[in-house]
RNA sequence: UUGAAACUCAGGUGAGAGUCCUUAAAAAGGCGCCGAAGGAGCAAGGGAAAAUCCCGAAACUCUCAGGUACAAAGAAUCUGAGUGGACG
Numbered sequence: 001u002u003g004a005a006a007c008u009c010a011g012g013u014g015a016g017a018g019u020c021c022u023u024a025a026a027a028a029g030g031c032g033c034c035g036a037a038g039g040a041g042c043a044a045g046g047g048a049a050a051a052u053c054c055c056g057a058a059a060c061u062c063u064c065a066g067g068u069a070c071a072a073a074g075a076a077u078c079u080g081a082g083u084g085g086a087c088g
Stems, first nucleotide, its partner, number of pairs: 006083008018031001020030003032068003038064001039062003045055003
């Protein structure tokens, strides 16, 4: 079940932080800054008992990556469609 979770496609909404310096420009380099792609870390609690071991969440934390005018990207969410079939 007049179809939840999860996933995919299309469209919409969508924050933060230097249009910084060097360089003729691009690229590259340098110093700051941001957290809502992705990534990493951890509590309570649990694992017969113990354990420095294992499991254990995020919009918290770290900034590897990414970003720092516009554009692009962007967690999350809404609408439509598809897979799915209770795995919630």

This is a predicted structure of an 88-nucleotide RNA (Glycine riboswitch aptamer) from Halanaerobium sp. MA284_MarDTE_T2. It was read from a public genome assembly, where an Rfam model found it. Taxonomically the source falls in Halanaerobium (Bacteria, Bacillati, Bacillota, Clostridia). Model confidence (mean pLDDT): 82 of 100.